Predicted 3D model of RNase P RNA and transfer RNA as a complex of 506 nucleotides.

RNA sequence: CAGGGGGCUGAGGCAGCCGCGUUGCCGCAAGGCAGCGAGGAAAGUCCGGGCUCCACGAAACAAAGGUGGCGGGUAACGCCCGCCGAAUGCGCGUUUUCGGGCGGGCAUUCAGGGAAAGUGCCACAGAGAGUAUACCGCCGAUGGACCGCGCUGUUCGCAGUUUGGGGUCACAGGCAAGGGUGAAAGGGUGCGGUAAAAGCGCACCGGGGCUCUGGUAACAGCGUCCGCAUGGCAAACCCCACCUGGAGCAAGGCCAAAUAGGGGCCUCGCGUUCCGGAGUUGAUCCGGGACAGGAGCGUUUCGUUCCGAGAGGCCCGGGUUGGCUGCUUGAGCCGUUCAGCAAUGGGCGGCCCAGACGAAUGGUUGCCGCCGCAGUGCAGGUCGAAAGAUACCGGCUGCGGAGACAGAACCCGGCUUAUGAUGUCCCCUGACGC
RNA sequence: GCCGCGGUAGCUCAGUGGUAGAGCGCGUCAUUGGUAAUGACGAGGCCGAGAGUUCAAUUCUCUCUCGUGGCA
Numbered sequence: 001c002a003g004g005g006g007g008c009u010g011a012g013g014c015a016g017c018c019g020c021g022u023u024g025c026c027g028c029a030a031g032g033c034a035g036c037g038a039g040g041a042a043a044g045u046c047c048g049g050g051c052u053c054c055a056c057g058a059a060a061c062a063a064a065g066g067u068g069g070c071g072g073g074u075a076a077c078g079c080c081c082g083c084c085g086a087a088u089g090c091g092c093g094u095u096u097u098c099g100g101g102c103g104g105g106c107a108u109u110c111a112g113g114g115a116a117a118g119u120g121c122c123a124c125a126g127a128g129a130g131u132a133u134a135c136c137g138c139c140g141a142u143g144g145a146c147c148g149c150g151c152u153g154u155u156c157g158c159a160g161u162u163u164g165g166g167g168u169c170a171c172a173g174g175c176a177a178g179g180g181u182g183a184a185a186g187g188g189u190g191c192g193g194u195a196a197a198a199g200c201g202c203a204c205c206g207g208g209g210c211u212c213u214g215g216u217a218a219c220a221g222c223g224u225c226c227g228c229a230u231g232g233c234a235a236a237c238c239c240c241a242c243c244u245g246g247a248g249c250a251a252g253g254c255c256a257a258a259u260a261g262g263g264g265c266c267u268c269g270c271g272u273u274c275c276g277g278a279g280u281u282g283a284u285c286c287g288g289g290a291c292a293g294g295a296g297c298g299u300u301u302c303g304u305u306c307c308g309a310g311a312g313g314c315c316c317g318g319g320u321u322g323g324c325u326g327c328u329u330g331a332g333c334c335g336u337u338c339a340g341c342a343a344u345g346g347g348c349g350g351c352c353c354a355g356a357c358g359a360a361u362g363g364u365u366g367c368c369g370c371c372g373c374a375g376u377g378c379a380g381g382u383c384g385a386a387a388g389a390u391a392c393c394g395g396c397u398g399c400g401g402a403g404a405c406a407g408a409a410c411c412c413g414g415c416u417u418a419u420g421a422u423g424u425c426c427c428c429u430g431a432c433g434c
Numbered sequence: 435g436c437c438g439c440g441g442u443a444g445c446u447c448a449g450u451g452g453u454a455g456a457g458c459g460c461g462u463c464a465u466u467g468g469u470a471a472u473g474a475c476g477a478g479g480c481c482g483a484g485a486g487u488u489c490a491a492u493u494c495u496c497u498c499u500c501g502u503g504g505c506a
Stems, first nucleotide, its partner, number of pairs: 001430008012368007020037007039405001043416002046414005051248004064244005069083005084112001085110006092103004113239002118237002120233003135179002137175003142172002144169004149164001150161004187205006206228001207226004212221003252325004262316007271291008293307006332351008370401007378394001380393002382389002435505007444458004452489001460476005482498005
């Protein structure tokens, strides 16, 4: 420099005209004037809350679901900040038996409690896959078989030799160093040791237990003990700690309209007495009177009129498909200051910033801004001693061009996903130069 | 707007941590004078996409995408 990937920023500005929604004011009305009018994700609906209704004595336990290093922030969170630890990558220093080891740094990532509580799984391959194993291999110390030598005895043929020493076999046996299988084979390197080996012994490293020190803690460090006995998986069951009642603004409330006021269930209630009638001299029903009761009116210790058997809740079915409310002042926005490493919090001042419902928030013009191309030495930069030149940066002029992802619907805090140009940071690949 | 369920062969569906099947359909052969039926053999799958956990993912987890159901 070119190409690619990722993170962050950012989401053009001002004005005129036309148009749309809503609020306020004016107007009898038609309408007019003024204010306001999408987002960083309004999206996905993945978490957490507010709010509303339903359920429920409280609390605890259980079930079901979720979260998971430590501390802090927050209304709360699975979010954010800081720290710890681990893994990966790249430099640096040191050491080396040149394989690597150790120390420290930077960047990125981490759903990062527990695997010596229990259960389960670990395919294929492999001898052996979980308090494992011996296929190839190594050894064969010890035991055994065999062969020389030596020694002893001898009847000279030979016999004995576990009271000598060596060799062969690899039968018993020993080993797990090496090979091989696998994602994974019961610490690593080196020295000693041995028949060969092995934490068998030792040094260093790793691991575990305990004590002490530092730190709020996660954890870190020193010392000491243990040769190391117990591999991985919990985004398998599970254990531990903590959290969670359910549904969601189509929640919920009010009015209007609509009609067959259909079916089922539950709760409360249907006063006293007399007369007549129906009925089976009963239960019960119908009509009337009186008393008591309730409601209304009036001239209110009274009068008069009316009422008296139904009312309410839930579910199913049918009908209706309108309006109002909830509804936008809120963990709100902007500025400043203080505390804090930071997330964030406190103080002070200012501001009001969409509320639509087949659903408004748009179009166009001009100027500026951005990008590309062309022209112009032109303020500057640069080159040159200067005159001057100007590929490049910049200035001026002209022409042309681009504008992504997407769109509120009860409201907030997060996360995730999408996103063109410009700017900025990091990484990868390639080319050139030093 | 809010709340659920699903995506596996051409179609309809099983499956579940260890390289995935069934029925129908398709192809070839046999059978028949021929077809159907029947029988034998076979082909056909990145298990919707991308990440993560794991030695190993169709399966477990997350994010997207597509389809589908309910609620006034």

Rfam match: Bacterial RNase P class A. Its family is annotated with ribonuclease P activity, tRNA processing and dimeric ribonuclease P complex in the Gene Ontology.